Transfer RNA from Fructobacillus sp. ESL1138, 73 nucleotides, folded computationally. The coordinates come from a structure-prediction model, not an experiment, and the mean pLDDT is 81. RNAcentral holds the sequence, with entries from ENA. Rfam family: tRNA. It is annotated as a transfer RNA.
């Protein structure tokens, strides 16, 4: 320098042909218990890496940039 791939909740990840973003674990609250743990229930938590573009509508499509990974030189 080029090609491919990846970036979504605190963490690990879903999100299937564009239609208003979810699961598990963690954290917090409640119940249970002599206490803790375990278990059950509930709540909170994200303008989807950044900036633009297309579209009635973008996590998804397009362009540029930034970070991670693989390969080539």
């Nucleotide at each position: 320098u080029g090609u491919c791939u990846u970036g979504u909740a605190g963490u690990u990840c879903a999100g299937u042909u564009g239609g208003u973003a979810g699961a598990a674990c963690a954290c917090c609250g409640c119940a249970c218990u002599g206490u803790u743990a375990a278990u059950g229930c509930g709540a909170a938590g994200g303008u989807c890496g950044c900036u633009g573009g297309u579209u009635c509508g973008a996590g998804c499509c397009c362009a540029g940039c930034c970070g991670g990974g693989a390969c080539a030189g």